Predicted 3D model of a 349-nucleotide part of an RNA (small-subunit ribosomal RNA, central domain) from an uncultured bacterium. RNAcentral holds the full RNA, with entries from ENA. Rfam family: Bacterial small subunit ribosomal RNA.
[in-house]
Context: one part of a larger RNA
RNA sequence: CUGGGUGUAAAGGGUGCGUAGGUGGUAUGGCAAGUCAGAAGUGAAAACCCAGGGCUUAACUCUGGGACUGCUUUUGAAACUGUCAGACUGGAGUGCAGGAGAGGUAAGCGGAAUUCCUAGUGUAGCGGUGAAAUGCGUAGAUAUUAGGAGGAACAUCAGUGGCGAAGGCGGCUUACUGGACUGAAACUGACACUGAGGCACGAAAGCGUGGGGAGCAAACAGGAUUAGAUACCCUGGUAGUCCACGCCGUAAACGAUGAUUACUAGGUGUUGGAGGAUUGACCCCUUCAGUGCCGCAGUUAACACAAUAAGUAAUCCACCUGGGGAGUACGACCGCAAGGUUGAAACUC
Numbered sequence: 001c002u003g004g005g006u007g008u009a010a011a012g013g014g015u016g017c018g019u020a021g022g023u024g025g026u027a028u029g030g031c032a033a034g035u036c037a038g039a040a041g042u043g044a045a046a047a048c049c050c051a052g053g054g055c056u057u058a059a060c061u062c063u064g065g066g067a068c069u070g071c072u073u074u075u076g077a078a079a080c081u082g083u084c085a086g087a088c089u090g091g092a093g094u095g096c097a098g099g100a101g102a103g104g105u106a107a108g109c110g111g112a113a114u115u116c117c118u119a120g121u122g123u124a125g126c127g128g129u130g131a132a133a134u135g136c137g138u139a140g141a142u143a144u145u146a147g148g149a150g151g152a153a154c155a156u157c158a159g160u161g162g163c164g165a166a167g168g169c170g171g172c173u174u175a176c177u178g179g180a181c182u183g184a185a186a187c188u189g190a191c192a193c194u195g196a197g198g199c200a201c202g203a204a205a206g207c208g209u210g211g212g213g214a215g216c217a218a219a220c221a222g223g224a225u226u227a228g229a230u231a232c233c234c235u236g237g238u239a240g241u242c243c244a245c246g247c248c249g250u251a252a253a254c255g256a257u258g259a260u261u262a263c264u265a266g267g268u269g270u271u272g273g274a275g276g277a278u279u280g281a282c283c284c285c286u287u288c289a290g291u292g293c294c295g296c297a298g299u300u301a302a303c304a305c306a307a308u309a310a311g312u313a314a315u316c317c318a319c320c321u322g323g324g325g326a327g328u329a330c331g332a333c334c335g336c337a338a339g340g341u342u343g344a345a346a347c348u349c
Base pairs, nucleotide, nucleotide: 003321004320005319006318007303008302012317014201015200016199017198021194022193023192025088026087028085029084030083031082033081034080035077036076037075038074039073040072041071042070048066049065050064051063052062053061054060091191092188093187094186096183097182098181103177104176105175106174107173108172109171110154115149116148117147118146119145120144121143125136126135162169163168206247207246208245209244210243211242215241216240220236221235222234223233258316259315260314261313262312263311266294267293268292269291270290271289272288273287274286275285276284298305299304322349323348324347331342332341333340334339
């Protein structure tokens, strides 16, 4: 390389959009590039295979045949692929009618709680722990009442509930805006799938500039514990956490399961629709889209998966090929930096 694989043994890209490329629905006609058949030419000799012959045999060698799976030319076929033409509606999309949603961005508003400040009441403790101490408090704390300030997060509702491509999204209102779903079947007529490069998005932490800073809290300080305690526990506490703009581009970015399409027993919840039946918003039946559990066939090393497949098939992409060295070195690209992406070898078992 081939082959075999990728939930957990090595292996699915963090996610989407999309270029080239690869692949592609139904039916008709033309062409004949691929494809198939016939013929001709060529495919040197030697070698190879088969049948004979010659050296005593063999190796070796001679003769004849085959083969040389290829290429070129030509004559045909038209099922499949391709291509051209004109069609179709089932895939895909547009328009119409609906309802659902923490989907996104921006602005405004609200109440509870923590902290701080001011004032009142009130007096000796408070706080904290396994037990304590550091700490706070007679300059009046903790507790309680009233008022004020400020920042951050939105209890209950809340649900293997919803939405989003993923990351993720949860108080209320308004504005702008994306997507999905259902119904009917008006329109386009294969416009589709995947997608190397590329582009965009991408938790937390971190970085730059300027704000903000209530609570929490790396670092740090102190008190304990301990043989020690650079920890676990306690009292404090700075970056940070928050906002705006810019960067970083990584995560157990997980369903450790790439995307799309088709097919393959059932049962039972739940979310959003539609239809039928019904007096009826209930209950029941059917159906579409999501989201869970159980389970047959089948698969699997087992665990388990099982119409949301890890089953049966097809297309396209990504990735793996013993452990360590090592996601390291070097080089290149990106970054302000931290670092990221790509990514070896010697040696060793």